Two RNAs folded together computationally: RNase P RNA and transfer RNA, 490 nucleotides in total.

């Protein structure tokens, strides 16, 4: 200097003016309580009390806080709340998947192992099990999973032809997986021997499998020796193994106020006993009431404690469109120290940093800075995107700028 | 703000679970029939299966991530 890899930071700065919103300080004024008038009602008007405190509201003057790295997608995990609450077991359903560690937890992160890619820095991998079972492997091809004989090759047989040493053609049967061809995939590869032709049939090397033993917490690595080779692929197909998981979500939930019809119809389960009540001439009927039993109480079932008083739906209606709370101090931020390769943990100090609901966080101007255009004056552009209960991750979007570590090439010293 | 579903020919949909040549109806085009039209008969065209990655020999289908559209959810009694 060129090309590249990885990690981190930033997401314009300052000033002025005008605004928005949460909290808060000060000042002025008004309201609160009681009574009366008036109104359908509310609003309204009048009178009165006295001090203090508190609260609320309008106005004015201040102080202070006010979006993000993703606030997004809602893909995982957790807190919190409700499902009345809790325990035990089985089944179903869902998820995860090398090993070890970190964490509140995770499908996240860190380190390592194995496989693949790159000259390299480095990057990628849903990375358990296919010798437990079931299933699938279209088309093509002879054959697709305890394989298979279409062509070819070979021995003998039968028949034919001839130039009768033999050669050649045809037929059916057998042997053969070396060669051809099909396919994503064809049941180890190369060589030598061997054979009628062939073949792990035999041997050498390579590959593969089992593997005593050694190292490592482990994944795994190395590997004496043994085995002629068995075990194709797919589990993001069912499944098996190991581990984890109840559901819903702040429109969860709690409280206050206002208003209405605490309404009606209908289906299923159960409708058992006693008493009362209602209907009926009676037999009998009725979830109308009480008690018990039954029933019901997070996917199903069993069980224990306990609870509810019929349980579970569907449909048609009625009223309100208000307020308070949950609500933001938290697995919190920053700096330093210690342990650790790291993720992270511990200690210490310091800081308080949005809580709206008509949904605020903005607009204009000036100076500077970055990028582009222009000879210049100057002009243009400035990304992705907006909290709503809160955290930890992942994923996706993103103009531009800055820093650090490293790799390869070229040049110079 | 939270939850659920869908995307396949011009339109409405099937196929997806259990992977193997992408289908139906209506519509469109051509021809026949008719004086002409309609109806009828015969034939035909038309698809990035919303987009991008992955698993697999092979993806509309399985898995992951985006995009667009639709639906539901206030409280009281």
């Nucleotide at each position: 200097u060129c090309a590249g890899u990885c990690g981190g930071c930033u997401g314009g700065a300052c000033g002025g003016c005008c605004g928005c919103u949460g909290c808060u300080g000060g000042c002025u004024c008004g309201c609160u309580c009681g009574g009366g008038c008036g109104u359908u009602a509310u609003g309204g008007c009048c009178c009165u009390a006295a001090a203090a405190a508190a609260g609320c509201g309008c106005g004015c003057c201040g102080g202070u806080g006010g979006a993000g790295g993703a606030a997004a997608g809602u893909c995982c995990g957790g807190g919190c709340u409700c499902c009345a609450u809790g325990g035990a077991g089985a089944c179903a359903g869902g998820g995860u998947g090398g090993c070890g560690g970190c964490u509140a937890a995770c499908g996240g992160c860190c380190g390592c192992c194995g496989g693949g890619g790159g000259c390299g820095a480095c990057c990628c991998c849903a990375g358990g099990g296919a010798a437990a079972g079931u299933g699938c492997c279209a088309c093509a091809g002879a054959a697709a999973a305890c394989a298979g004989a279409c062509c070819g090759c070979c021995c003998g047989g039968c028949g034919g032809g001839c130039u009768u040493g033999g050669c050649u053609c045809g037929c059916a049967a057998g042997g053969u997986a070396a060669g051809g061809g099909u396919g994503a995939a064809a049941c180890g590869g190369u060589g030598c021997g061997g054979u009628a032709a062939g073949a792990g049939c035999g041997c050498a090397c390579c590959g593969c499998g089992c593997g005593a033993c050694u190292g490592g917490u482990a994944a795994c690595a190395g590997g004496a020796g043994c085995g002629g080779c068995a075990c194709g692929g797919c589990a993001a197909a069912c499944c098996c193994c190991a581990c984890c998981c109840g559901g819903a979500g702040c429109a969860a939930g709690a409280c206050c106020a206002a208003a209405u019809a605490g309404g009606g119809g209908u289906g299923g389960c159960c409708g058992c006993g006693u008493g009362c009540g209602g209907g009926g001439a009676a037999a009998c009927c009725c979830g109308g009431c009480a008690c018990g039993a039954a029933g019901c109480c997070c996917g199903u079932c069993u069980u224990c404690a306990g609870g509810c008083c019929g349980c579970c739906g569907c449909c048609c209606g009625g009223g309100u469109u208000g307020g308070u709370u949950g609500c933001u101090c938290g697995a919190g931020g920053c700096a330093c120290c210690u342990a650790g390769c790291a993720a992270u943990a511990g200690g210490c100090g310091u800081c308080c940093c949005a809580g709206a609901u008509g949904a605020a966080u903005g607009g204009c101007c000036g100076u500077c800075g970055c990028g582009g255009g222009g000879a210049a004056a100057c002009c243009c552009a400035g990304a992705c995107a907006g909290a709503a209960c809160c955290c930890g991750g992942c994923u996706u979007a993103c103009a531009g700028g800055c820093c650090g570590a490293c790799u390869g090439g070229c040049a110079a010293u | 703000c939270g939850g659920g579903g869908c995307a396949u020919a011009g339109c409405u949909c099937a196929g997806c679970c259990u992977g193997g040549u992408a289908g139906a109806g209506c519509g469109c085009c051509u021809g026949c029939u008719u004086u002409g039209g309609g109806a009828g008969c015969a034939g035909g065209a038309a698809g990035u299966c919303g987009c991008g990655a992955g698993u697999u020999c092979g993806a509309a289908u399985c898995c992951c991530g985006c995009u667009g559209c639709c639906c539901c959810g206030a409280c009281c009694a």

Description: Rfam match: Bacterial RNase P class A. The family's RNA type in Rfam is ribozyme. Gene Ontology terms of the family: dimeric ribonuclease P complex, ribonuclease P activity and tRNA processing.